[in-house]
Context: one part of a larger RNA
Molecule: large-subunit ribosomal RNA, domain IV
Organism: Euglena mutabilis
RNA sequence: CUGUUUCUAAGGAACUCGGCAAAAUAACUCCGUAACUUAGGGAGAAGGAGUGCCUUCUAGAAUUAGAAGGUUUCAAUAACCAGGCCCAAACGACUGUUUACCAAAAACACAGGUCUCCGCUAAGUUGAAAAACGAUGUAUGGGGGCUGACGCCUGCCCAGUGCCGGAAGGUUAAAGAAGUUGGUUAGCGUAAGCAAAGCUGAUAACUGAAGCCCCGGUGAACGGCGGCCGUAACUAUAACGGUCCUAAGGUAGCGAAAUUCCUUGUCGGGUAAGUUCCGACCCGCACGAAAGGCGUAACGAUUUGGGCGCUGUCUCGGAAACAGACUCG
Numbered sequence: 001c002u003g004u005u006u007c008u009a010a011g012g013a014a015c016u017c018g019g020c021a022a023a024a025u026a027a028c029u030c031c032g033u034a035a036c037u038u039a040g041g042g043a044g045a046a047g048g049a050g051u052g053c054c055u056u057c058u059a060g061a062a063u064u065a066g067a068a069g070g071u072u073u074c075a076a077u078a079a080c081c082a083g084g085c086c087c088a089a090a091c092g093a094c095u096g097u098u099u100a101c102c103a104a105a106a107a108c109a110c111a112g113g114u115c116u117c118c119g120c121u122a123a124g125u126u127g128a129a130a131a132a133c134g135a136u137g138u139a140u141g142g143g144g145g146c147u148g149a150c151g152c153c154u155g156c157c158c159a160g161u162g163c164c165g166g167a168a169g170g171u172u173a174a175a176g177a178a179g180u181u182g183g184u185u186a187g188c189g190u191a192a193g194c195a196a197a198g199c200u201g202a203u204a205a206c207u208g209a210a211g212c213c214c215c216g217g218u219g220a221a222c223g224g225c226g227g228c229c230g231u232a233a234c235u236a237u238a239a240c241g242g243u244c245c246u247a248a249g250g251u252a253g254c255g256a257a258a259u260u261c262c263u264u265g266u267c268g269g270g271u272a273a274g275u276u277c278c279g280a281c282c283c284g285c286a287c288g289a290a291a292g293g294c295g296u297a298a299c300g301a302u303u304u305g306g307g308c309g310c311u312g313u314c315u316c317g318g319a320a321a322c323a324g325a326c327u328c329g
Stems, first nucleotide, its partner, number of pairs: 001324008010315002014313001019310001027051005036041001038149001052071008072076001084308007091300002096108002112147007124133003150295004155225003160222002162218005169213003175207002179203006187194002226244005253287001254284001265281005
């Protein structure tokens, strides 16, 4: 010097991205216990007191429990073992699941909600098929999508795309097909040539379904949810008016947010001092209502800010033990 461990005056987070690590708390009995709340919880909240041994007594069937007195130690759950706590915020309701070997989470799942398909030889899925699953089930069932306990709610737009319904008209395939036409040749003709029937090619009026066009519906379907100008008796602002465009112009709630560029926005709180944090404001670059909006008790090895306790994290080091390193062998 390295590792593991123990102790450390005074201070006590000044360390650091951050109390990381360590310290501290700890058992049992009794007292006591707030906001909030879904009335269950929160809660072991917080906070406090006691605990050995001996004698006597009380209760009891008894281990024991209680009372009074005495007694030893620095210390009586004397060793070991055995919650640190509080306040505020974010996200996710919760228990659960996950990147075997860098991520355990705010991601996934979830109960609940809602839309949609499916009447049973079900829909859907696997399989060239047989067949199997669905299901020895039958709409209080099964498949798929989205959301994600609970509470209050879930606004406007059907123009585009999708889906559902409609069938009058337009368009439209195979198929059928009147007609027209080529080849072939019985026959006719001196020849050029004409040419029936049949066979065989070409073309084709017309008939002809779904689909598309068309007409409606539908947003917890894919999605979308404006601009400019003026105006009030200080100023400022604009309840109000004008105009253009649109399918309709963002409602409630929330808002510098896990979303705010400008930005360390501005004000307030906390600090002596706060780019973080909390409460407001709203000028939302670029929140917003099941890609759910806003709240929310409980829960969380989650994330953020603050405080008490505690400490070698630090001021700033020091000491010790053991194992290495080092020297000799």